About this RNA: RNAcentral holds the sequence, with entries from Rfam. This is a predicted structure of a 97-nucleotide RNA (SAM riboswitch aptamer (S box leader)) from Methylomusa anaerophila. Its Rfam family is "SAM riboswitch aptamer (S box leader)". Rfam links the family to the GO term regulation of gene expression.
RNA sequence: AACUUAUCAAGAGUGGUCGAGGGACUGGCCCAAUGACACCCGGCAACCGGCAUAUUGCAAGGUGCUAAUUCCAGCGGAGCAAUCCGAAAGAUGAGUU
Numbered sequence: 001a002a003c004u005u006a007u008c009a010a011g012a013g014u015g016g017u018c019g020a021g022g023g024a025c026u027g028g029c030c031c032a033a034u035g036a037c038a039c040c041c042g043g044c045a046a047c048c049g050g051c052a053u054a055u056u057g058c059a060a061g062g063u064g065c066u067a068a069u070u071c072c073a074g075c076g077g078a079g080c081a082a083u084c085c086g087a088a089a090g091a092u093g094a095g096u097u
Stems, first nucleotide, its partner, number of pairs: 001097008013041001015040003021031003025074004042066003046063003050058003070089001075086004
């Protein structure tokens, strides 16, 4: 990198360093000098793994996550509409090549 598969409505700081962008893409709409993003520390507990008195619970080893439903929509369907459902895309885990 590609493929398979599961999940994506829960959860998580009033900390430190840095200093201008960030929320995948496009369009919106937001966040951000009252300091974003990133990193460190702290935290959470989804998957794998561990333990136990095992439809569950505990801890936090690996990965992950820690504004907004995956922030909303993008394609298709239902509906007068509000809206709802599904897909695609994306993200993450596990497995395979």